[in-house]
RNA sequence: AAGCAAAAACAAGCGCCAGGACUCCUGAACUUCGGGAGUUGACGAGGUGGACGUUCAUCGAGGUAUUCGGCGGGUGCGUCCCGGCUCCUAGACGGUCGUCAGGGCGAUAACAAAUCCCGGUGGUGACGCCGGAGACAAAGUAUCGUCCAGGUCUUCAA
Numbered sequence: 001a002a003g004c005a006a007a008a009a010c011a012a013g014c015g016c017c018a019g020g021a022c023u024c025c026u027g028a029a030c031u032u033c034g035g036g037a038g039u040u041g042a043c044g045a046g047g048u049g050g051a052c053g054u055u056c057a058u059c060g061a062g063g064u065a066u067u068c069g070g071c072g073g074g075u076g077c078g079u080c081c082c083g084g085c086u087c088c089u090a091g092a093c094g095g096u097c098g099u100c101a102g103g104g105c106g107a108u109a110a111c112a113a114a115u116c117c118c119g120g121u122g123g124u125g126a127c128g129c130c131g132g133a134g135a136c137a138a139a140g141u142a143u144c145g146u147c148c149a150g151g152u153c154u155u156c157a158a
Stems, first nucleotide, its partner, number of pairs: 014072004019068001020040009043060003049081006082098005090154004102148008117132006
C1' cells in the first nucleotide's frame, strides 16, 4: 500500500456480459433440474494527418489451452481531402507514403508484463487487489546493408 469516502486523471489485447464455466443461498428431486445473488470473461511490446466507410487489424508470452463465445469500440484497410517524395524549375496526372512522409529483400540487436514463487489484504466462497524477489520474447520496433522505382504532358532554364 491493499479496506471506506470524496475528488482528479485515465483507452485501444481497450470496455462490457445475456451463452458457457465456477461459487454461495434456496426449492424439489436423487446427483439432476428450477429460482435468486455473485465470480470469471486478453499478459504485455508496437501502431493515430483529417473525414466517411468497413471488420477476424501487427508481434510474440502464458497455459485450467475459457486469452472459449457474444456485443461495442479501435492507431489496420478502402475512397476522398490535405501534406512529403517522385524527369534541373514550377504545375497537372500517375505512383508511393504520413510529417523520422518510395518500396522489396537480408542481417544484426535489445527490451516487457502477466504466468510461477514469497508475503499481505477484502470476501462465507468462486475470486479480486497490493507489496517483494527472480526471470524469459517476437515483430510491420531499432540499426545496418543491398536491390529496385524515379514515369506521361505542359512550362522554364541550359